[in-house]
Context: one part of a larger RNA
RNA sequence: CGUUUAGUGGAUGCCUAGGCAUGUAGAGGCGAUGAAGGACGUAGCACGCUGCGAUAAGUCUCGGGGAACCGCGAGCAGGUUUUGAUCCGAGAAUUUCCGAAUGGGGAAACCCACCUUUACGAACCCUGGCGGUCGCUUAGCCGGUUUACCGGUUAAUCGAUCACCAGAGUUUGUAGGAGGUAUCUAAUUCUGAAUACAUAGGGAUUAGAAGCAAACCCGGGGAACUGAAACAUCUAAGUACCCGGAGGAAAGGACAUCAAUUGAGACUCCGUUAGUAGUGGCGAGCGAACGCGGAUCAGGCCAGUGCUCUUAUCAAUCGAACUCGAACCAUCUGGAAAGUUGGGCCGGAGUGGGUGACAGCCCCGUAGAGGUAGGAAAGAUAAGAGACUUGAGUAGGGCGGGACACGUGAAAUCCUGUCUGAACAUGGGGGGACCAUCCUCCAAGCCUAAGUACUCCUACAUGACCGAUAGUGAACCAGUACCGUGAGGGAAAGGUGAAAAGCACCCCGACGAGGGGAGUGAAACAGACCCUGAAACUGGACGCCU
Repeated sequence: CGUUUAGUGGAUGCCUAGGCAUGUAGAGGCGAUGAAGGACGUAGCACGCUGCGAUAAGUCUCGGGGAACCGCGAGCAGGUUUUGAUCCGAGAAUUUCCGAAUGGGGAAACCCACCUUUACGAACCCUGGCGGUCGCUUAGCCGGUUUACCGGUUAAUCGAUCACCAGAGUUUGUAGGAGGUAUCUAAUUCUGAAUACAUAGGGAUUAGAAGCAAACCCGGGGAACUGAAACAUCUAAGUACCCGGAGGAAAGGACAUCAAUUGAGACUCCGUUAGUAGUGGCGAGCGAACGCGGAUCAGGCCAGUGCUCUUAUCAAUCGAACUCGAACCAUCUGGAAAGUUGGGCCGGAGUGGGUGACAGCCCCGUAGAGGUAGGAAAGAUAAGAGACUUGAGUAGGGCGGGACACGUGAAAUCCUGUCUGAACAUGGGGGGACCAUCCUCCAAGCCUAAGUACUCCUACAUGACCGAUAGUGAACCAGUACCGUGAGGGAAAGGUGAAAAGCACCCCGACGAGGGGAGUGAAACAGACCCUGAAACUGGACGCCU
């Protein structure tokens, strides 16, 4: 060096449990009735994930379903279930602690309180009841007798005292239980200074708010890099970003609008007009409108027979789990038939997935049909509430800015920080300086669906999208391990087999690791570092060359 045989390694092929994109429909919110997100617990044995919350892999009711079940998760032990479990749907109960966190505090998941009520005690006090003792008074009886008194006994009232029971109150105790106690705003109400009335302030009650969430929307603020081949007006751009607010959409909206001698007729969105007219250190760039074609169409109100909203009743229809749902056998090969061969069948179903290789007829499904609790709901009826007086410190003007495609320009139009300031339909605004004529409209009040934008999320479907260095960062317990004081950064990692049938038993070895037999299997060079198993790299054997 060549041939060959092994090892290492994990490329390639095949696969998919996960992604990506789009469409259609739904939903477009959750939260002081305590959210989002967490901490800590919770199983007979229980580390993690999932579920759940001291009722803790769960409790109850109703509906579905029909044979097994006690999550991933196998095992042991012990249980449940045709008296219907597990499971699925709907509703209810429970729901520790933190978190807006809201009784006060705090280094989140902890510490410390007060009030009310309740449970069990203790002390004091009051009331009532039963009883004992003593005393006074009264009455009855007996005895004595000085007969107006004394003694005994019974009963009652009253008083004192003792013990027990029950109840109320006050104070107080406890590993107690439950509820309440933040702030702001609004309304109502009780009080109440300096200071007479008052007001400020203080207290109470009731209602609301707060915080989170992907984009879309409106408003208030608002850059720079960059481009101009430098740079200052300009551009980037009213973009990024910050703040406020709202809805399922938001905003806008029923002409003081356009047009041009004909007329149109709210607003929004799309196409075109058009990279046109313009604007512009006339540089870089910026960039319309009229008109036309479409989407969708809707107009109302200001004291009311109307409009908008709310509530209640009725209501076509929609609508959960789920149910029914056609039709095939044999032969051959093979470990296995769905393949081959032969003969059949169904189809409103020959989309798809699974089953030991490729199945319309084996299984799940599919077409089609059915089902209904709560709920939604066009619309109808009834009740209640709300808005609004025809728009003056307005239009217009001066100064300074901003918005309009329009950079102050001949600069109309719109907004306004400041100073001013009309008319009143016999009036006023506009038609791109301005004037006249003509045309057109009626500002300074309010509401308004649809067409339009978006997708954190749900369901279904689709793909000349990916197939494990791809596709999400993440197919796998991933925003994990790990790094960083922190903001933050951020991986790698899929495949035995049809089925564990996951190698009983024997041998070597240290009662190892690892291996040899035996056995399973179609296959063990499929043995868990497990499909296929390339190359680099490393050995063995043989041959040849030096």

The part of an RNA shown here (large-subunit ribosomal RNA, domain I) has 546 nucleotides and comes from Prochlorococcus marinus str. MU1411. The full RNA is in RNAcentral, with records from ENA. Rfam family: Bacterial large subunit ribosomal RNA. The organism belongs to Prochlorococcus marinus, within Bacteria. The coordinates come from a structure-prediction model, not an experiment, and the mean pLDDT is 80.